[in-house]
RNA sequence: GCGAAUAUAGUUCAAUGGCAGAAUUCCUGACUUCCAAUCAGGGGAUAUCGGUUCGAGCCCGAUUAUUCGCUCCA
Repeated sequence: GCGAAUAUAGUUCAAUGGCAGAAUUCCUGACUUCCAAUCAGGGGAUAUCGGUUCGAGCCCGAUUAUUCGCUCCA
């Protein structure tokens, strides 16, 4: 340099173009002598910029980052 894949919460994953969810973590409470475990409640996210569309996490383009493969140089 070329090609491909991926990007959603601190972490791991969902979501048929139409309400952004789950587990875990964190906070509060209950329970417990205390801790752990358990139960209840709460907070937190769609990489960036555009396009298509009545409507985009989802479709299209570019950029950024990561991973893999190929090529060149050393």
Molecule: transfer RNA
Organism: Saprospiraceae bacterium